[in-house]
RNA sequence: UAUUGAUAAAGGCAAACCCAUUGAAAGAUGGCGACGCAAAGCUAUAGGGGCUACGGCGAAUCUCGCUAAGCCAGCCAGUUACCGAU
Numbered sequence: 001u002a003u004u005g006a007u008a009a010a011g012g013c014a015a016a017c018c019c020a021u022u023g024a025a026a027g028a029u030g031g032c033g034a035c036g037c038a039a040a041g042c043u044a045u046a047g048g049g050g051c052u053a054c055g056g057c058g059a060a061u062c063u064c065g066c067u068a069a070g071c072c073a074g075c076c077a078g079u080u081a082c083c084g085a086u
């Protein structure tokens, strides 16, 4: 440097549920808790994909459709990196 995650050591992160705060919602933060993760680190104006729809627009009637400027990195992707093996 490249490939890789069998084994080992040091460790790391934390889904769902529940509680609190926040938000129109999606979601976020904290607590609790481990489903899992070898990048479950970082990046949402490099890109694809997904969620929501306060407001706006349209329909025409109290509902429906469209729309991101709001979100998701634990969907793909991009990028950086610890330890071990080859």
Stems, first nucleotide, its partner, number of pairs: 002086004012037002018031005035074001041079003047076002049072003055067005
Background: A computed fold for an 86-nucleotide RNA from Paenibacillus sp. KS1, annotated as c-di-GMP-I riboswitch aptamer. NCBI's taxonomy places the organism under Bacteria, Bacillati, Bacillota, Paenibacillaceae, Paenibacillus. The RNAcentral record of the sequence draws on Rfam. Its mean pLDDT, the model's own confidence on a scale to 100, is 82.